[in-house]
C1' cells in the first nucleotide's frame, strides 16, 4: 500500500403510542355493559448502529496443548419524506441522502 473481519442473540433503559387492562366521564341501569378520553400517572405492547449490561462468535498470545489461561472487538454528527402495527416512536428504510 492493497484485502478480508469489524458478527448474532438476548435483558433493560432513552423513547412511544392507544389493541388490551386499569383511570376518568357520559348513558342505561340491581348486578354490570356500551360509548368517549392518551394535552389519563399507570399495567400489557413497541423500542435503540451511533445507549447499558449479558452470552455466545471472530482475532491475537502463552501453556502442563485437542483442553485451558489471557488480551482485543475500535470511531460514530445525521435531515426531510416514507413504511409497519391498534397506533406511534430513537422501530424499518438507515453506519441512507447529506456534513466533517
Nucleotide at each position: 500500500c492493497a484485502a478480508a473481519u469489524g458478527g448474532a442473540c438476548g435483558a433493560c433503559u432513552a423513547g412511544g403510542g392507544u389493541u388490551c387492562c386499569g383511570a376518568c366521564c357520559u348513558u342505561c341501569g340491581c348486578a354490570g355493559a356500551a360509548g368517549g378520553u392518551g394535552a389519563c400517572u399507570g399495567g400489557u405492547c413497541c423500542g435503540a448502529g451511533a445507549g447499558u449490561u449479558g452470552u455466545c462468535g471472530a482475532c491475537c498470545u502463552c501453556c502442563u496443548c485437542c483442553g485451558g489461561a489471557g488480551g482485543u472487538u475500535a470511531c460514530a454528527c445525521g435531515g426531510c419524506g416514507g413504511g409497519a402495527u391498534a397506533a406511534a416512536a430513537g422501530c424499518c428504510c438507515g453506519g441512507g441522502a447529506g456534513a466533517c
A computed fold for a 100-nucleotide RNA from Halopseudomonas phragmitis, annotated as Guanidine-I riboswitch aptamer.
The coordinates come from a structure-prediction model, not an experiment, and the mean pLDDT is 85.
RNAcentral holds the sequence, with entries from Rfam.
It matches the Rfam family "Guanidine-I riboswitch aptamer". Gene Ontology term of the family: regulation of gene expression. Rfam's curators write: This family represents a conserved RNA structure found upstream of the ykkC and yxkD genes in Bacillus subtilis and related genes in other bacteria. The function of this family is unclear although it has been suggested that it may function to switch on efflux pumps and detoxification systems in response to harmful environmental molecules.
Lineage of the source: Bacteria > Pseudomonadati > Gammaproteobacteria > Pseudomonadaceae > Halopseudomonas.